[in-house]
RNA sequence: GCUUCCGGGGCGAGGUGGAAUUCCUCACCGGCGGUGAACCCCGAAAAGGGUAAGCCCGCGACUCCUUCUGAACAGAUCAGAAGGACUGAGUAAGUGCAAUUCUUGCGCCGACGGUAACAGUCCGGAUGGGAGGAAGC
Numbered sequence: 001g002c003u004u005c006c007g008g009g010g011c012g013a014g015g016u017g018g019a020a021u022u023c024c025u026c027a028c029c030g031g032c033g034g035u036g037a038a039c040c041c042c043g044a045a046a047a048g049g050g051u052a053a054g055c056c057c058g059c060g061a062c063u064c065c066u067u068c069u070g071a072a073c074a075g076a077u078c079a080g081a082a083g084g085a086c087u088g089a090g091u092a093a094g095u096g097c098a099a100u101u102c103u104u105g106c107g108c109c110g111a112c113g114g115u116a117a118c119a120g121u122c123c124g125g126a127u128g129g130g131a132g133g134a135a136g137c
Base pairs, nucleotide, nucleotide: 001137002136003135004134005133006132012026013025014024015023027121028120029110030109031059032058033057034056039050040049041048054108055107063085064084065083066082067081068080069079070078090106091105092104093103094102112124113123114122
C1' cells in the first nucleotide's frame, strides 16, 4: 500500500393520568485510541505481551455552513467528496515517591426527528456512517 472481515449498551418494579418504557421514586447502560501503580501471562534476569477512566487528553457519531463534482446556463432538490463550525459530564477523603485512572463516599452527563405526555434506555434515518481493530497478501 491492497484485500477481506469485525466495529454500541441499556426501562425491571411502583406511582399519577384519558394517555407516559417520555413525568415522579427506585432501577439500568457506557463507542474508539492514548495515558495509567492494581492484576494476569512469559522469562534466570533484562526485555516483552494482555487487561484496567462515561465525566484527564484526543477522536468518532448527530446537527449546521462553505466549496467542488455528478450536470451545458441560473435556481431548487438529491447523492458523493473536501474543508470548517459545533461537540456533554467530578469532586472530597484515603493510601502512596507518584493516582481527576486505585479504594470509599457523595455527585454529574448523554445528538436529531417521531410519539395519546417532556425519551441516554421505545420507534426512525440506519441492512447507513464511523473513530478504529483483526487477519491475509
RNAcentral holds the sequence, with entries from MGnify. A computed fold for a 137-nucleotide RNA from a marine sediment metagenome, annotated as FMN riboswitch aptamer (RFN element).